[in-house]
RNA sequence: GGAGUGAGUUGGAUGGUCGCUGGACGCGGCUUCGGUUGUGUCGAGAGGAAAGUCCGGGCUCCAUAGGACAGGGUUGUCGGUAACACCGACCGACCGUGAGGUCAGGGAAAGUGCAGCAGAAAGUAAACCGCCGAUGGCCACGAUGGGUUCGCCCGUCGCGGCACAGGUAAGGGUGAAACGGUGCGGUAAGAGCGCACCAGCAGCCAGGGUGACUUGGCUGGCUCGGUAAACCCCGCCCGGAGCAAAGCCAAGCAGAGAGAAUGCGGCCUCGGCCACAGCGAGCCUGUCCGGCUCGUCACUACUCUCGGGUAGGCUGCUUGAGGUGUUGAGCAAUCAACAUCCUAGAUAAAUGGCCGUCCCUCCUAGUGAGGACAGAACCCGGCUUACAGAUUCACUCCCUGG
Numbered sequence: 001g002g003a004g005u006g007a008g009u010u011g012g013a014u015g016g017u018c019g020c021u022g023g024a025c026g027c028g029g030c031u032u033c034g035g036u037u038g039u040g041u042c043g044a045g046a047g048g049a050a051a052g053u054c055c056g057g058g059c060u061c062c063a064u065a066g067g068a069c070a071g072g073g074u075u076g077u078c079g080g081u082a083a084c085a086c087c088g089a090c091c092g093a094c095c096g097u098g099a100g101g102u103c104a105g106g107g108a109a110a111g112u113g114c115a116g117c118a119g120a121a122a123g124u125a126a127a128c129c130g131c132c133g134a135u136g137g138c139c140a141c142g143a144u145g146g147g148u149u150c151g152c153c154c155g156u157c158g159c160g161g162c163a164c165a166g167g168u169a170a171g172g173g174u175g176a177a178a179c180g181g182u183g184c185g186g187u188a189a190g191a192g193c194g195c196a197c198c199a200g201c202a203g204c205c206a207g208g209g210u211g212a213c214u215u216g217g218c219u220g221g222c223u224c225g226g227u228a229a230a231c232c233c234c235g236c237c238c239g240g241a242g243c244a245a246a247g248c249c250a251a252g253c254a255g256a257g258a259g260a261a262u263g264c265g266g267c268c269u270c271g272g273c274c275a276c277a278g279c280g281a282g283c284c285u286g287u288c289c290g291g292c293u294c295g296u297c298a299c300u301a302c303u304c305u306c307g308g309g310u311a312g313g314c315u316g317c318u319u320g321a322g323g324u325g326u327u328g329a330g331c332a333a334u335c336a337a338c339a340u341c342c343u344a345g346a347u348a349a350a351u352g353g354c355c356g357u358c359c360c361u362c363c364u365a366g367u368g369a370g371g372a373c374a375g376a377a378c379c380c381g382g383c384u385u386a387c388a389g390a391u392u393c394a395c396u397c398c399c400u401g402g
Base pairs, nucleotide, nucleotide: 001398002397003396004395005394006393007392008391009390010389012358013357014356015355016354017353018352020045021044023042024041025040026039027038028037029036030035047373051384052383054382055381056380057379058378059242060241061240062239071238072237073236074235076090077089078088079087080086091105092103093102094101095100106233107232111231112230113227114226123179128172129171130168131167132166135165136164137162138161139160141158142157143156144155145154146153147152180198181197182196183195184194185193199223200222201220202219203218204217205216206215207214208213246315247314248313249312255306256305257304258303259302262277263276265274266273267272278296279295280294281293282292283291284290322341323340324339325338326337327336328335329334359371360370361369362368363366
């Protein structure tokens, strides 16, 4: 200098002005004295992912003796944590020259299932080519024994041939994969058939480790294919619904119950209206009288009470497994102690608009355009996904110079 790996940080800055949502304080109005409303000042007001709503927990209500089955989840070990499918360290397998990365990473030697194409054969394996054909069969020749109707027939042995039965997984070929590898022996040809060494597996023993696991030794020819986010088996975990949870207050409407006061007359479209007196309630008043207004000839309506409860309001609601710093324990995740800080709480949903200055990017280079992804909704811990640019630390490989 180049190419990379891992872990982070940041996510335009600043000023003015006009608004919006909460908070504190002051003043004014109303008030049932709880508040409410207007206004002024001060101060606060989105994120690393607020997102997807995929896991885990807090919280709330419901359910719940205990156990088992079913169903779902998880998937190496140890640790961390409120918990997790998350995180850390380690183990193993695979990938990478390396820094490092990926893994649903228990069991296929309990059972069942599945496997395209090619291939003879894909699992208690299999015979297409090739090899062999010892054994059996067939043919020919030779030797020999027996029988004979003298043509031959039957048998035994040897040698050779055929490749019919059959044997063979060493070689070829197919395939991702064909039942250990090399050598020697062995055989008709072969084969763990036997042996030596090597590899794997199983069992046992010993050493190391909390453990996953690892190192070594002995025994056994045991050589047993793949697939379990296929069924299944082993281990472990799991009650349901969710802040529209849940609790409180409570208009209107509907429901239930209770409640006081009547006589006469007139009009008339025969159902109402009007007048007088009585009665009830309210107002004028300290009280009476008196006056005014409303109601009352009992169904409705009205008034009061009750329970449930809609609209609406309040609580839940933001001080919390909280942030920052220091010290300590630990390889680390994380934990502990101390100090310090308070940092949105809206409800159809505020967090915005405009104007300067600076920064950055782009281009057509200017009096230009633009500023990633995206926005709280009960709260936390994670995971996943999106993300322009800037920037920090550690490490690896290659090239070059001193």
The RNA shown here (Bacterial RNase P class A) has 402 nucleotides and comes from a Planctomycetota bacterium. The prediction has a mean pLDDT of 75. Its Rfam family is "Bacterial RNase P class A". Rfam classes the family as a ribozyme. The source organism's lineage runs through Bacteria, Pseudomonadati and Planctomycetota.